[in-house]
This is a predicted structure of a 482-nucleotide part of an RNA (large-subunit ribosomal RNA, domain I) from a Rhodospirillales bacterium. The RNAcentral record of the full RNA draws on ENA. The organism belongs to Rhodospirillales, within Bacteria.
Context: one part of a larger RNA
RNA sequence: GGCAUCUGGUGGAUGCCUUGGCACCGAGAGGCGAUGAAGGACGUAGCACCUUGCGAUAAGCUUCGGGGAGGGGGGAGCACCCGUUGAUCCGAAGAUCUCCGAAUGGGGCAACCCCCCGCUAUAGCGGGAUCGGCGGCAACGCCGAGGCGAACCCGGCGAAUUGAAACAUCUCAGUAGCCGGAGGAAAGGACAUCAACAGAGACUCCGCAAGUAGUGGCGAGCGAACGCGGACCAGGCCAGUGGCGUGCGUGUUUGAACCGGAACCGUCUGGAAAGGCGGGCCAGAGCGGGUGACAGCCCCGUACGGGAAAAGGGCGCGUGCGUCCGUGAGUAGGGCGGGACCCGAGAAAUCCUGUCCGAAGAUGGGGGGACCACCCUCCAAGCCUAAGUACUCCUCGGUGACCGAUAGUGCACCAGUACCGUGAGGGAAAGGUGAAAAGCACCCCGACGAGGGGAGUGAAACAGACCUGAAACCGGAUGCCU
Numbered sequence: 001g002g003c004a005u006c007u008g009g010u011g012g013a014u015g016c017c018u019u020g021g022c023a024c025c026g027a028g029a030g031g032c033g034a035u036g037a038a039g040g041a042c043g044u045a046g047c048a049c050c051u052u053g054c055g056a057u058a059a060g061c062u063u064c065g066g067g068g069a070g071g072g073g074g075g076a077g078c079a080c081c082c083g084u085u086g087a088u089c090c091g092a093a094g095a096u097c098u099c100c101g102a103a104u105g106g107g108g109c110a111a112c113c114c115c116c117c118g119c120u121a122u123a124g125c126g127g128g129a130u131c132g133g134c135g136g137c138a139a140c141g142c143c144g145a146g147g148c149g150a151a152c153c154c155g156g157c158g159a160a161u162u163g164a165a166a167c168a169u170c171u172c173a174g175u176a177g178c179c180g181g182a183g184g185a186a187a188g189g190a191c192a193u194c195a196a197c198a199g200a201g202a203c204u205c206c207g208c209a210a211g212u213a214g215u216g217g218c219g220a221g222c223g224a225a226c227g228c229g230g231a232c233c234a235g236g237c238c239a240g241u242g243g244c245g246u247g248c249g250u251g252u253u254u255g256a257a258c259c260g261g262a263a264c265c266g267u268c269u270g271g272a273a274a275g276g277c278g279g280g281c282c283a284g285a286g287c288g289g290g291u292g293a294c295a296g297c298c299c300c301g302u303a304c305g306g307g308a309a310a311a312g313g314g315c316g317c318g319u320g321c322g323u324c325c326g327u328g329a330g331u332a333g334g335g336c337g338g339g340a341c342c343c344g345a346g347a348a349a350u351c352c353u354g355u356c357c358g359a360a361g362a363u364g365g366g367g368g369g370a371c372c373a374c375c376c377u378c379c380a381a382g383c384c385u386a387a388g389u390a391c392u393c394c395u396c397g398g399u400g401a402c403c404g405a406u407a408g409u410g411c412a413c414c415a416g417u418a419c420c421g422u423g424a425g426g427g428a429a430a431g432g433u434g435a436a437a438a439g440c441a442c443c444c445c446g447a448c449g450a451g452g453g454g455a456g457u458g459a460a461a462c463a464g465a466c467c468u469g470a471a472a473c474c475g476g477a478u479g480c481c482u
Base pairs, nucleotide, nucleotide: 001481002480003479004478005477006476007475008474009473015467016432017431020403021402022400023399024398025397026396027395028394029392030391031148032147039100040099041098042055043054044053046078047077049075050074051073061094062093063092064091065090066089070082071081072080105114106113107112115128116127117126118125119124130145131144132143133142134141135140152183153181154180155179156178157177163170167217193200194199204231205230206229207228208227214222215221235384236383237382238328240325242324243323244322245321246320247319248318249317250316251315252314253313254312258306259305260304264279265278266277267276268275280297281296282286288300289299290298333357334356335355336354337353338352339351340350343369364379365378366377367376368375419426420425439466442454443453444452445451
């Protein structure tokens, strides 16, 4: 030095675990905001910091309800207090609520600076933005708006990569993106619709029709309708005994914290019984979790019952207010230019309209895919309208041939943190002692260390900063070979 066996160190794989995720289902909620939001800054406890809560009344104040022995949130202790004269805690309703932020008196490099008016007087309180609407509106007053929010919805503007095996029409796609607006849904909606000589009967959504008819450098591709089957079903209004919305009153219904809630003992093993054995019991409850191993009967619960007033929600009635509505003309239609429809200008109907023209008046008008006639059908240019449909930032309950710490969210852990970047932005790693801290008193070595050896606790300490503890990698011992 090699090989083998044994034994350690290092390391953190594996197994087991789960406080966290993921995907759904049911129900609820679907908004918050000038009565100052979302989100923050700074404060706030007897004691430093972080976190949670709260706001100069600052881990809190008031009332009512619940509850019944402990409590002063957590990391974490010490001190000092509170509580059966009912605390802490839970629910409901109030009070307070610094400064910034739409931020709104003016300014500003957010959380800061500087004013005016009134009331007050070293202090303090209230008011002072803009836009719109209304008011005989000059001044001024009243009402509204503004900003935030995950997706869903409607509208305006609107790409490119890409595909066409190049590329220009075309496609990607009216997608992404930007902007405006609204609601719990939105939009659409009661036929100037289809159909085809028979008829149907608002709208929306799903299945079929059908990858059909079509369209298309007839390339790549794009792609209906009639009709049928389902979901749901609803029709109203034009001046009124109306529809819809909303405030108030009234009736009815729903409804919090929380409360009650059955039934087990002995013995054996063991550190520990819920396990084995023996014998019982309850069950409208044998879902689930915890307890020193696997518990219907130990604990929390579970089935099933109970639970005030007020606020809030649903429905009905009455009443006040708001809004809509008098049958629809610069409309229908036409020319030119575009756009939308399955339809790329085509024989191109239909719909929208930038521009220029421009009717009729139910004895009328639109449509039935150029156009004309016959025939059929409907009545535009006014308004409203639930349900079926879409979505989930959020609340409660539940489920999983979903994950189990390199997985599952980026985050199971003080994570959008540390850290990186001028910035927009990017973005981690990191879980597990034990049943219980019983977290090693005391002694020894050592630097009054680190670390270790005894001793002690414990079932176990090779459970001591931690479960298990693989491999790489580094030692030690023994044997053999050189």
The coordinates come from a structure-prediction model, not an experiment, and the mean pLDDT is 85.